[in-house]
RNA sequence: GAAGCGCGAGUGAGAAUCGCCGGCGGGAACGGGAGACCGAACCCGUCGGAGGAAAGUCCGAGCUCCAUAGGGCAGGGUGCCGGGUAACGCCCGGACGGCGAAAGCCGAUGGAAAGUGCCGCAGAGAGCAGACCGCCGAUGGCCCCUAGGGGGCACAGGCAAGGGUGAAAGGGUGCGGUAAGAGCGCACCGGGCUUCCGGUAACGGGGGUCGCAAGGCAAACCCCACUCGGAGCAAGGCCAAGCAGGGACGAGGGGCGGCCCGCCCCGCUCGAGUCCCGGGUAGGCUGCACGAGGCCCGCAGCGAUGUGGGUCCCAGAGAAAUGAUUCUCCCCGAUCUGUCGGGACAGAACUCGGCUUAUUCCGCGCGUACUCUU
Numbered sequence: 001g002a003a004g005c006g007c008g009a010g011u012g013a014g015a016a017u018c019g020c021c022g023g024c025g026g027g028a029a030c031g032g033g034a035g036a037c038c039g040a041a042c043c044c045g046u047c048g049g050a051g052g053a054a055a056g057u058c059c060g061a062g063c064u065c066c067a068u069a070g071g072g073c074a075g076g077g078u079g080c081c082g083g084g085u086a087a088c089g090c091c092c093g094g095a096c097g098g099c100g101a102a103a104g105c106c107g108a109u110g111g112a113a114a115g116u117g118c119c120g121c122a123g124a125g126a127g128c129a130g131a132c133c134g135c136c137g138a139u140g141g142c143c144c145c146u147a148g149g150g151g152g153c154a155c156a157g158g159c160a161a162g163g164g165u166g167a168a169a170g171g172g173u174g175c176g177g178u179a180a181g182a183g184c185g186c187a188c189c190g191g192g193c194u195u196c197c198g199g200u201a202a203c204g205g206g207g208g209u210c211g212c213a214a215g216g217c218a219a220a221c222c223c224c225a226c227u228c229g230g231a232g233c234a235a236g237g238c239c240a241a242g243c244a245g246g247g248a249c250g251a252g253g254g255g256c257g258g259c260c261c262g263c264c265c266c267g268c269u270c271g272a273g274u275c276c277c278g279g280g281u282a283g284g285c286u287g288c289a290c291g292a293g294g295c296c297c298g299c300a301g302c303g304a305u306g307u308g309g310g311u312c313c314c315a316g317a318g319a320a321a322u323g324a325u326u327c328u329c330c331c332c333g334a335u336c337u338g339u340c341g342g343g344a345c346a347g348a349a350c351u352c353g354g355c356u357u358a359u360u361c362c363g364c365g366c367g368u369a370c371u372c373u374u
Base pairs, nucleotide, nucleotide: 002368004366005365006364007363008362012329013328014327015326016325017324018323020049021048022047023046024045025044026043027042030039031038032037051345055356056355058354059353060352061351062350063232064231065230066229075228076227077226078225079224080094081093082092083091084090095109096107097106098105099104110223111222115221116220117217118216119215132163133162134159135158136157139154140153142151143150144149145148171189172188173187174186175185176184190212191210192209193208194207195206196205197204198203236286237285238284239283245277246276247275248274249273252266253265254264255263256262293312294311295310296309297308298307299306300305330343331342332341333340334339
């Protein structure tokens, strides 16, 4: 230097000024109340205030409500084996296949001898297939050298080795065999069946046997195995003005005012007002921040992970706060050496576990092959 794997941190650091949201503590104009006291704009102090993906909403769960005897049909999902987990389509370990010189990477990888379907173009033939070129001997006639043979033509056959088409053409390579050929025969490789051994298993290895039968596609229908109820925090729960409704009482009730007089408004069975009732709108509270939680250490395990101990409390709403400006330094690029430009992707909304996607300047560790130096 190259290629590969696993991690880490992430608008860099510091300062000043001005702000925003939430919790707690203190104060407090003002409001309510007979009072005790309660509420409270605002002020002060203090503490906390986005992410590795908060994203896509693609999987799986917790939680909540609805539905649900049991079974079946239909439909969806998953699909090598074993393990992990609350669960998964996730993760770990392994098997097999492919790529790579290696480290390593990739793979929806059950069944094509249950049935159906499809196999475009090209090609003679694409499924219990086929003969275009070609190869071969026989027959007929022609030509050449002419003892014997050679060449091309026609016709009826044989063959599937070679060429050609294609993603794919009825195992592959070689030897024998043959007129030419062909698992026609044989050896090796591959394959089917069977058996033994190893392995929990996927699978691997060995023996025997069969000339080879079932070309491919199941992210085509289908078959097999396993699995799946629906909706979502606008879930759901609690409290509850006003208006309307129901019931009971009911002849007075209210305003102006320090008091009296007085005046005004509503009402007296077409009933003001008071009290009660259930459902429940606005609104408020809750769900809602202690959780399959973070960090450190030990133990078990190859690992995913499990388990024990210690320690920490870490945003939570209102359609939505987490910011802005200036200066100095840092990194990168450009430069007329004065400076200029840049420092990503993106922002919580019930909460977790995953996957996928986006992303700057970088940093760390591990193994691989090669080159150089010692």